This is a predicted structure of a 351-nucleotide part of an RNA (small-subunit ribosomal RNA, central domain) from Jatrophihabitans sp. I13A-01602. Taxonomically the source falls in Jatrophihabitans (Bacteria, Bacillati, Actinomycetes, Jatrophihabitantales). Its mean pLDDT, the model's own confidence on a scale to 100, is 89. RNAcentral holds the full RNA, with entries from ENA and SILVA.
Context: one part of a larger RNA
RNA sequence: UUGGGCGUAAAGAGCUCGUAGGCGGCUUGUCGCGUCGGCUGUGAAAACCUGGGGCUCAACCCCGGGCCUGCAGCCGAUACGGGCAAGCUAGAAUUCGGUAGGGGAGACUGGAACUCCUGGUGUAGCGGUGAAAUGCGCAGAUAUCAGGAAGAACACCGGUGGCGAAGGCGGGUCUCUGGGCCGAUAUUGACGCUGAGGAGCGAAAGCGUGGGGAGCGAACAGGAUUAGAUACCCUGGUAGUCCACGCCGUAAACGGUGGGCGCUAGGUGUGGGCAACAUUCCACGUUGUCUGUGCCGCAGCUAACGCAUUAAGCGCCCCGCCUGGGGAGUACGGCCGCAAGGCUAAAACUC
Numbered sequence: 001u002u003g004g005g006c007g008u009a010a011a012g013a014g015c016u017c018g019u020a021g022g023c024g025g026c027u028u029g030u031c032g033c034g035u036c037g038g039c040u041g042u043g044a045a046a047a048c049c050u051g052g053g054g055c056u057c058a059a060c061c062c063c064g065g066g067c068c069u070g071c072a073g074c075c076g077a078u079a080c081g082g083g084c085a086a087g088c089u090a091g092a093a094u095u096c097g098g099u100a101g102g103g104g105a106g107a108c109u110g111g112a113a114c115u116c117c118u119g120g121u122g123u124a125g126c127g128g129u130g131a132a133a134u135g136c137g138c139a140g141a142u143a144u145c146a147g148g149a150a151g152a153a154c155a156c157c158g159g160u161g162g163c164g165a166a167g168g169c170g171g172g173u174c175u176c177u178g179g180g181c182c183g184a185u186a187u188u189g190a191c192g193c194u195g196a197g198g199a200g201c202g203a204a205a206g207c208g209u210g211g212g213g214a215g216c217g218a219a220c221a222g223g224a225u226u227a228g229a230u231a232c233c234c235u236g237g238u239a240g241u242c243c244a245c246g247c248c249g250u251a252a253a254c255g256g257u258g259g260g261c262g263c264u265a266g267g268u269g270u271g272g273g274c275a276a277c278a279u280u281c282c283a284c285g286u287u288g289u290c291u292g293u294g295c296c297g298c299a300g301c302u303a304a305c306g307c308a309u310u311a312a313g314c315g316c317c318c319c320g321c322c323u324g325g326g327g328a329g330u331a332c333g334g335c336c337g338c339a340a341g342g343c344u345a346a347a348a349c350u351c
Stems, first nucleotide, its partner, number of pairs: 004322003007305002012319001014201004021194003025088007033081002035077008048066007091191001092188003095184005103177007110154001115149007125136002162169002206247006215241002220236004258318006266296012300307002324351003333344004
């Protein structure tokens, strides 16, 4: 490379947007580029295949035919792909009316708890553990009451419940703002899908500048434990955790499952919408339907486990990735970064 694969064996990029490219709905006309047929020319010789011939055979040599899968010209076909033109509405988008939501940003604000400060009551212990000790306390602690300060996080509701592309999002109010779903079927008329490069977003930790600092708490110190204890346990405690702005760009960034469309038994729970039935009306309820999110399960698939209309089933389109283990996600080079480091990514050698 041909091929075979990617939930767990090697393998889905953390996620989204989007450039080039690849792929692309229904109808009609037209062109005849791809495609198909015919004819002509060309496709050196040798080689090869085949028919025949020459060396006494053969190897070898000679002659004829084929082959030379190709290219060009001309003539023809027009289903399919393509170009052009015209149209359509089932894809897609828009509009109108509803609707749920911890989706995002900013500002303001609330109560509980912890800690600290001040004052009152009050007296000898408190704290901590397996047991202790370090520690705190007669300079009045712990406990308790009142007042005050500050920071961070939001109990109950809370739910395999919701929202978001992913990371992620949870007290309350206001302002700004993104997306979804349902109904109507008014508008555009294929405007679509994917997406190499590229761009943006991206937990925690970490970095820069300035703030903030209650609790927690790497490092560090002390007390224990132990043979030792650079740990687990305890008492303290700095960075950090928080805010603003700017970097970093990683993760078991996981459903370990890329995106889109169509098709293929059901049952049951739950979130959002709509309709019908039922109800005097409303709510509840029943049924249907669309859209999420779980569980169970048939066919089918799978090495098995399991998956199973939220597919890992049956198909099509596009992208990414894999190719024995170690060396190694390392070296070198390049790009990025303040740094830490990230991205790209070998070989010798070895089993």